[in-house]
Molecule: transfer RNA
Organism: Campylobacteraceae bacterium
RNA sequence: GACCCCAUCGUCUAGUGGUCCAGGACCCCGCCCUCUCAAGGCGGUAACAGGGGUUCAAAUCCCCUUGGGGUCGCCA
Numbered sequence: 001g002a003c004c005c006c007a008u009c010g011u012c013u014a015g016u017g018g019u020c021c022a023g024g025a026c027c028c029c030g031c032c033c034u035c036u037c038a039a040g041g042c043g044g045u046a047a048c049a050g051g052g053g054u055u056c057a058a059a060u061c062c063c064c065u066u067g068g069g070g071u072c073g074c075c076a
Base pairs, nucleotide, nucleotide: 001072002071003070004069005068006067007066010026011025012024013023018056028044029043030042031041032040049065050064051063052062053061
């Protein structure tokens, strides 16, 4: 340098054009339960890497950028 893959709550992840102002688990916070703690029950906070494009509609498709990983190449 070329090509391929990945990037979503604090963490791990679901999602494959419309049911998503984004769901689940754990963590955290509150309440209930309990003599207390744990466990359990109920509720809550919190995320689409950035920009542009296509589309009636984009987390999802395309392009650029950023970061990470891989394969190949270059450095006579």